Model confidence (mean pLDDT): 85 of 100. The part of an RNA shown here (small-subunit ribosomal RNA, 3' major domain) has 476 nucleotides and comes from a metagenome. The full RNA is in RNAcentral, with records from SILVA.
Context: one part of a larger RNA
RNA sequence: UGACGGGGGCCCGCACAAGCGGUGGAGCAUGUGGUUUAAUUCGAUGCAACGCGAAGAACCUUACCAGCCCUUGACAUCCUCGGAACUUACUAGAAAUAGUUUGGUGCCUUCGGGAACCGAGUGACAGGUGCUGCAUGGCUGUCGUCAGCUCGUGUCGUGAGAUGUUGGGUUAAGUCCCGUAACGAGCGCAACCCUUGUCCCUAGUUGCCAGCACUUCGGGUGGGAACUCUAGGGAGACUGCCGGUGACAAACCGGAGGAAGGUGGGGAUGACGUCAAGUCAUCAUGGCCCUUAUGGGCUGGGCUACACACGUGCUACAAUGGCCGGUACAGAGGGCCGCGAACCCGCAAGGGGAAGCCAAUCUCACAAAACCGGUCGUAGCCCGGAUCGCAGUCUGCAACUCGACUGCGUGAAGUCGGAAUCGCUAGUAAUCGCGAAUCAGCAUGUCGCGGUGAAUACGUUCCCGGGCCUUGUACA
Numbered sequence: 001u002g003a004c005g006g007g008g009g010c011c012c013g014c015a016c017a018a019g020c021g022g023u024g025g026a027g028c029a030u031g032u033g034g035u036u037u038a039a040u041u042c043g044a045u046g047c048a049a050c051g052c053g054a055a056g057a058a059c060c061u062u063a064c065c066a067g068c069c070c071u072u073g074a075c076a077u078c079c080u081c082g083g084a085a086c087u088u089a090c091u092a093g094a095a096a097u098a099g100u101u102u103g104g105u106g107c108c109u110u111c112g113g114g115a116a117c118c119g120a121g122u123g124a125c126a127g128g129u130g131c132u133g134c135a136u137g138g139c140u141g142u143c144g145u146c147a148g149c150u151c152g153u154g155u156c157g158u159g160a161g162a163u164g165u166u167g168g169g170u171u172a173a174g175u176c177c178c179g180u181a182a183c184g185a186g187c188g189c190a191a192c193c194c195u196u197g198u199c200c201c202u203a204g205u206u207g208c209c210a211g212c213a214c215u216u217c218g219g220g221u222g223g224g225a226a227c228u229c230u231a232g233g234g235a236g237a238c239u240g241c242c243g244g245u246g247a248c249a250a251a252c253c254g255g256a257g258g259a260a261g262g263u264g265g266g267g268a269u270g271a272c273g274u275c276a277a278g279u280c281a282u283c284a285u286g287g288c289c290c291u292u293a294u295g296g297g298c299u300g301g302g303c304u305a306c307a308c309a310c311g312u313g314c315u316a317c318a319a320u321g322g323c324c325g326g327u328a329c330a331g332a333g334g335g336c337c338g339c340g341a342a343c344c345c346g347c348a349a350g351g352g353g354a355a356g357c358c359a360a361u362c363u364c365a366c367a368a369a370a371c372c373g374g375u376c377g378u379a380g381c382c383c384g385g386a387u388c389g390c391a392g393u394c395u396g397c398a399a400c401u402c403g404a405c406u407g408c409g410u411g412a413a414g415u416c417g418g419a420a421u422c423g424c425u426a427g428u429a430a431u432c433g434c435g436a437a438u439c440a441g442c443a444u445g446u447c448g449c450g451g452u453g454a455a456u457a458c459g460u461u462c463c464c465g466g467g468c469c470u471u472g473u474a475c476a
Stems, first nucleotide, its partner, number of pairs: 001476002003473003007470007015460002019424005026315008034306002042053002064301007073125001077124002079121005086103001089100004107114002127290002130288003136284002138279003141275001143273001148187006154163003167178003193267004198235007208224002212222003238261001241255005317417001321376006333364003338357002343352003383414001388409007430452007
């Protein structure tokens, strides 16, 4: 100087407390451990691994296993020889591949040949998701959006170093004020950026419709430019004003006006560093290793196994509910190898059909919870839907291993969950549906979007984590 303390002081955080809803019990989904297996590819492992890499394993993917094949190779550059490229059909085979066969003879040319492409050959070389993240770059997690981390000059100290950065107040903040052997400065904080909340200006189609007219009642038409909205510009919030407290400061408390008030809400933004943290399997890369194989191709299988254990979720156990009928109101997105309307068929999944749309125009697309009416009456039930049987639909070369969905039947566990444990402070939790990426198909996951919409916070003694000062130390 740090680190540590079941030392002290001050302070903060959904850290506790106060509340609301969960997890832990059940069934299923998903990830992991373990076990099994020819293989169940690899990585991630306290917080910070475990719906993680994977924004989508039937083949492919695929890195794993078995079998069958190739050896200048699937890919790159160079050399030699032959042939345009390309294409039809057949045979063997699981395919890769091998053999036969049809059509075709193009472009440039100094007529030697050349360019692209294909086949054969030779060697230089290719190739490796093989090892080392403890050789590395890059990227990322974490402490932590915590308020800290440093430097120059000066001063003090033999020196390590200290001072500044401590102190008194204050703040979300090393934020600001005052004091001060320090005076300044840098990286962080804040602001500048995006979005949302109010108003104004400009613009008016595909969007809008107050007044006027027509109307087949649909902004449908004429028309309008007000309103909504769209998207470009601007205004607005600064403790600016008033009162009080305070050291006359910084600031804090209350108030006015205001759409908004003291950082208005949300996002992007992550200092010096820590963990030899994670990644050689995104990529790049040193070294090492393989080279008729640790490279390459194909078929089939596996990654989907299942005495068990854990994590994360979904659905429930019901009446604030289930079912039936009627009837309202979103936002944000996607669409040409696409979205696909009306209409018809089917109980339905879906099929037929084809209008329109490169989309404020058409379409996916009926939002659901809510509301109104009916029914059920506390029961393993008209709760719950696992499991299984049968019959189908769709995608796709192909749904056996191993897809999603529909109908009929079947109806399991489950009556609110031990010890323990998680999230959340407001348009939040809870609850309800909608969309997108990936994607042929496949979503309870992920990322977004809106609808309905709470309860509680006395307080900081305690648990956890963190910041500053101080103290002790057989620690570095």